A computed fold for a 102-nucleotide RNA from Paenibacillus pectinilyticus, annotated as Guanidine-I riboswitch aptamer. Rfam family: Guanidine-I riboswitch aptamer. About the family: This family represents a conserved RNA structure found upstream of the ykkC and yxkD genes in Bacillus subtilis and related genes in other bacteria. The function of this family is unclear although it has been suggested that it may function to switch on efflux pumps and detoxification systems in response to harmful environmental molecules. The RNAcentral record of the sequence draws on Rfam and Ribocentre. The coordinates come from a structure-prediction model, not an experiment, and the mean pLDDT is 80. NCBI's taxonomy places the organism under Bacteria, Bacillota, Caryophanales, Paenibacillaceae, Paenibacillus.
[in-house]
RNA sequence: CAAGUUGUUUUCUAGGGUUCCGCGGUGCAGGAUGCCGGCUGGUCCGAGAGAAAACACACAGCGGAUACGCUGUGGUCACGGAGGGAGAAAAGCCCGGGAGUC
Numbered sequence: 001c002a003a004g005u006u007g008u009u010u011u012c013u014a015g016g017g018u019u020c021c022g023c024g025g026u027g028c029a030g031g032a033u034g035c036c037g038g039c040u041g042g043u044c045c046g047a048g049a050g051a052a053a054a055c056a057c058a059c060a061g062c063g064g065a066u067a068c069g070c071u072g073u074g075g076u077c078a079c080g081g082a083g084g085g086a087g088a089a090a091a092g093c094c095c096g097g098g099a100g101u102c
Base pairs, nucleotide, nucleotide: 007055008054009053010052011051012050015045016044020042021041022039023037024036025035026034057074058073059072060071061070062069063068077097079100083095084094085093
């Protein structure tokens, strides 16, 4: 300097806005439809660098004629724009272990 590997899914959380619900306001004699407001919340979105679980993978051992099965071990490190994209909208989502930095 270059290449390869560092897995997938589910649930949850940090976080996010406002499609629906709720709440507040307006309107109204009182209501209903409507309109306005992200407003603690429910639905919703949600982490490479957050958590847990299941499976997968590698290695070792045992069993088995073979295919294969069972048990155990293994998960290191990770600072990060701007800009753009999705959709109701936004985000630690996607571009992205990116550009950069050490």